[in-house]
Context: one part of a larger RNA
Molecule: small-subunit ribosomal RNA, 5' domain
Organism: uncultured prokaryote
RNA sequence: GAUUGAACGCUGGCGGCAGGCCUUACACAUGCAAGUCGAGCGGAAACGAUGGGAGCUUGCUCCCAGGCGUCGAGCGGCGGACGGGUGAGUAAUGCUUAGGAAUCUGCCCAGUAGCGGGGGACAACAUGUGGAAACGCAUGCUAAUACCGCAUACGCCCUACGGGGGAAAGCAGGGGAUCUUCGGACCUUGCACUAUUGGAUGAGCCUAAGUCAGAUUAGCUUGUUGGUGGGGUAAAGGCCUACCAAGGCGACGAUCUCUCGCUGGUCUGAGAGGAUGGUCAGCCACACUGGGACUGAGACACGGUCCAGACUCCUACGGGAGGCAGCAGUGGGGAAUAUUGCACAAUGGGCGCAAGCCUGAUGCAGCAAUGCCGCGUGUGUGAAGAAGGCCUGCGGGUUGUAAAGCACUUUAAGCAGUGAGGAAAGGUUGACAGGUUAAUAACCUGUGGCCUUGACGUUACUUACAGAAGAAGCACCGGCUAACUCCGUGCCAGCAGCCGCGGUAAUACGGAGGGUGCAAGCGUUAAUC
Numbered sequence: 001g002a003u004u005g006a007a008c009g010c011u012g013g014c015g016g017c018a019g020g021c022c023u024u025a026c027a028c029a030u031g032c033a034a035g036u037c038g039a040g041c042g043g044a045a046a047c048g049a050u051g052g053g054a055g056c057u058u059g060c061u062c063c064c065a066g067g068c069g070u071c072g073a074g075c076g077g078c079g080g081a082c083g084g085g086u087g088a089g090u091a092a093u094g095c096u097u098a099g100g101a102a103u104c105u106g107c108c109c110a111g112u113a114g115c116g117g118g119g120g121a122c123a124a125c126a127u128g129u130g131g132a133a134a135c136g137c138a139u140g141c142u143a144a145u146a147c148c149g150c151a152u153a154c155g156c157c158c159u160a161c162g163g164g165g166g167a168a169a170g171c172a173g174g175g176g177a178u179c180u181u182c183g184g185a186c187c188u189u190g191c192a193c194u195a196u197u198g199g200a201u202g203a204g205c206c207u208a209a210g211u212c213a214g215a216u217u218a219g220c221u222u223g224u225u226g227g228u229g230g231g232g233u234a235a236a237g238g239c240c241u242a243c244c245a246a247g248g249c250g251a252c253g254a255u256c257u258c259u260c261g262c263u264g265g266u267c268u269g270a271g272a273g274g275a276u277g278g279u280c281a282g283c284c285a286c287a288c289u290g291g292g293a294c295u296g297a298g299a300c301a302c303g304g305u306c307c308a309g310a311c312u313c314c315u316a317c318g319g320g321a322g323g324c325a326g327c328a329g330u331g332g333g334g335a336a337u338a339u340u341g342c343a344c345a346a347u348g349g350g351c352g353c354a355a356g357c358c359u360g361a362u363g364c365a366g367c368a369a370u371g372c373c374g375c376g377u378g379u380g381u382g383a384a385g386a387a388g389g390c391c392u393g394c395g396g397g398u399u400g401u402a403a404a405g406c407a408c409u410u411u412a413a414g415c416a417g418u419g420a421g422g423a424a425a426g427g428u429u430g431a432c433a434g435g436u437u438a439a440u441a442a443c444c445u446g447u448g449g450c451c452u453u454g455a456c457g458u459u460a461c462u463u464a465c466a467g468a469a470g471a472a473g474c475a476c477c478g479g480c481u482a483a484c485u486c487c488g489u490g491c492c493a494g495c496a497g498c499c500g501c502g503g504u505a506a507u508a509c510g511g512a513g514g515g516u517g518c519a520a521g522c523g524u525u526a527a528u529c
Base pairs, nucleotide, nucleotide: 001529002528003527004526006525007524008523009522010521013375014374015373016372017371018370020367021333026331027330028329030328031327032326035078036077037076040075041074043071044070047069048068050065051064052063053062054061055060056059085286086285087284094211095210096209097208098207099206100205103203104202108199109198110197111196112195113194114193116150118148119147125140126139127138128137129136130135156165157164158163170191171190172189173188174187175186178185179184213257214256219249220248221247224246225245226244227243228242229241230240231239261283262282263281264280265276266275267274268273288309289308290307291306292305311322312321313320314319339365341364342363343362347361348359349358350357351356378408379407380406381405388399389398390397391396414465416463417462422456426451427450428449431447432446433445434444435443473518474517475516476515477514478499479498480497484513485512486511487510488509494501495500
């Protein structure tokens, strides 16, 4: 000199953009953060509309009706493995770069083939019953895209090449013939389903090189190193196991110990390098502590489950409940770090045919000069060089065109008004075209018309109004280092980054006048180069 996730002191007008628990991976009150689908199913607790009935107070109360809009709880499907947080652990099961072969991959895209016919249950519900609660137990009834056989098998899997094995589910819309038990069959469209091939995406595994310090750590290792048989996995492999051999690593630093998430990057520097890894992005690890598996395409799973432990809470003492390193917020720790805000309008995600619902992701707002950037605190004129202050050699000098005065302007703040853009979609059934189809129906796509969607928001921008109006400080002035005099003090009080000042004229302490430097900041402290 540059820099910072900074803090402290003094001061403080506005805006844009960015960042904001670095310390206790300490403990957490409260609310919210993952749901959705009635176009899978049996249904109807609530609300509403409609119809019927009763009572009357004449517009309200009760009852009935899943026929309707819808929908609590339940069965079922998909999603809760993403998104969000933190950096404890980890010096290599990690990360970075470059390769590799023995693998899996829901939803998505493309191809091929199929979607036939049966069965038995379990919730909900009802009845009974246990418990303070959490939560159960018994009996009975029932549906399905839930579950299980059978049939079929292009391709698929196993094989001793003879053969053997394995699947599915329906739902919604529309309809001309034909049939009909008047429910539909049947045809067709869309979504879903089954098997399989390829792709895309994602993930698992292996190898090499690089990746902090200590030798006041020199030897380490028995599933250890390799082989064979077996097991296991989606998959290679001591991954596991039985047997056999005795290997494997190490001064090119094994083992042990300390410290630590890694990277793209960031800061500094002419560079080489040094330091660093907060925000943003990629990867990894973790979710009160330790361990285990289940489900699933994917987890050994932050807001799932089981066991153990510590802690907190409830209890009828028998037993139960919980996990903010999600967003806010609280206590504590600390020099120190924000609101228990608004909205799903946009972007994205989950579910759904869709409308839509959910979304503390996200978009925004709030707080604090935390940083960077921009703007303002007026402009011109004005010498009697006013008054006052300070200095003085008493003549004057300086503050100083500074002020006052005169003439203007109104940025930004204020008040009032106009008012974009972020909006693309979505809906509509009247129009047209194309696709599909037996079809002019339905559905899908496109064009045009109409209706409608904004948290921010008192938005940005802009217009009018009024009036210089409300808006400057901080540090320094001995040398380094830009900037000097007076008074007070008297080795005292004090200053100080280094050299050093202060013991009676201190440009170095304290005050004042003046000056210098930066400026909504300025200094100090800490840290890095």